[in-house]
RNA sequence: GCGUCCGUAGCUCAGGGGAUAGAGCAGGGGAUUUCUAAUCCCUUGGUCGCAGGUUCAAAUCCUGCCGGACGCACCA
Numbered sequence: 001g002c003g004u005c006c007g008u009a010g011c012u013c014a015g016g017g018g019a020u021a022g023a024g025c026a027g028g029g030g031a032u033u034u035c036u037a038a039u040c041c042c043u044u045g046g047u048c049g050c051a052g053g054u055u056c057a058a059a060u061c062c063u064g065c066c067g068g069a070c071g072c073a074c075c076a
Base pairs, nucleotide, nucleotide: 001072002071003070004069005068006067007066010025011024012023013022018056027043028042029041030040031039049065050064051063052062053061
């Protein structure tokens, strides 16, 4: 340099055009317990990588860019 895949909550990941984007873990509060752990209940947390486009409607489709993983090529 070329190709493929990925980027969504603090972390690991679902959601692949249709209303207000979810789960587990983590964080906060509470119940229980002599205390801790465990368990249970409630709850906080999102520019859906960035910009543009298509559409009545975009996390989802298209284009460019940024970042990451892998493969191929180059390496005088």
The RNA shown here (transfer RNA) has 76 nucleotides and comes from an uncultured Spartobacteria bacterium. Its mean pLDDT, the model's own confidence on a scale to 100, is 81. It matches the Rfam family "tRNA". Gene Ontology term of the family: triplet codon-amino acid adaptor activity. It is annotated as a transfer RNA.